[in-house]
Context: one part of a larger RNA
RNA sequence: UCACGGUUAAGGAACUAGGCAACUUCACCCUGUAACUUCGGGAUAAAGGGUCCCGUCUCUAAAUGGAGCGGGCGCAGAGCAUAGGUCCAGGCAACUGUUUACCAAAAACACAGGGCUGUGCAAAUUCGAAAGAAGAAAUAUACAGCCUGACACCUGCCCGGUGCCGGAAGGUUAAGAGGAGAUGUUAGAAGCAAUUCGAAGCGUUGAAUUGAAGCCCCGGUAAACGGCGGCCGUAACUAUAACGGUCCUAAGGUAGCGAAAUUCCUUGUCGGGUAAGUUCCGACCUGCACGAAUGGUGUAAUGAUCUGGACGCUGUCUCAACCGUGAGCUCA
Repeated sequence: UCACGGUUAAGGAACUAGGCAACUUCACCCUGUAACUUCGGGAUAAAGGGUCCCGUCUCUAAAUGGAGCGGGCGCAGAGCAUAGGUCCAGGCAACUGUUUACCAAAAACACAGGGCUGUGCAAAUUCGAAAGAAGAAAUAUACAGCCUGACACCUGCCCGGUGCCGGAAGGUUAAGAGGAGAUGUUAGAAGCAAUUCGAAGCGUUGAAUUGAAGCCCCGGUAAACGGCGGCCGUAACUAUAACGGUCCUAAGGUAGCGAAAUUCCUUGUCGGGUAAGUUCCGACCUGCACGAAUGGUGUAAUGAUCUGGACGCUGUCUCAACCGUGAGCUCA
């Protein structure tokens, strides 16, 4: 010096990003126990008292048990050791559970519950080239896919775009069918020749016509992917605008919530708590850029969750000191 451990005057979180770490609390018996609540809980809530030894003609059917009564000793009787600190308010997630084996345990995943979609069994779906297999020795109260995520109250408007479902009149549309026509070749013909014409056959090409789904088209569908406006004026102080006008849209954000895990400006403003509070709690609403199963708002219980506060407690600190054990290094 480091590691582990012990004690500490006065103060008691002044430390610090943060009470991190440590301290406090702790067993059993008795008394007692709030808000809130899904009536189960919350709850070991909180808060308080007792615990040793001796005697006993007390009670108990009896006991080496328990309860009581009387007495005694010590600073101290769960005498050592083992053994919850508590409370208040808020965010998130209902809960127990799961997870990044070796830097993340969480608000992430899962979950019971809710919904939509597909599937009639040789099921849909999945693996495989196939055979075959899973689904299932199941059968729509089943199986598969997707989303949401207990419970309570709810879940508004938009089908224009994209997707999906249904429709089939019209338009468009492939291979194929079809083969008008064009063209190559040349037996032959004409010509002194060069060359020109040229049947059949074979070959190359090829218009019209015909030709499905799809797309265009018509309708439906948002717990499908998604979306849910602007400007101007107006009331007998002022301010504001229930009201009116106008433009655009598929429709213009309903209920609820709101400076929020979402608020840039922002330490918004007001209130509370503090002597002093960028955090916290309650409001306001001017929502840069909340909002309804990409769920909205509440919510008892739960949480090695996150945030703020209080009591207790302490070497975290003011501010350090000493002691024990061990290790390396230095010196002897």
Molecule: large-subunit ribosomal RNA, domain IV
Organism: Phocaeicola oris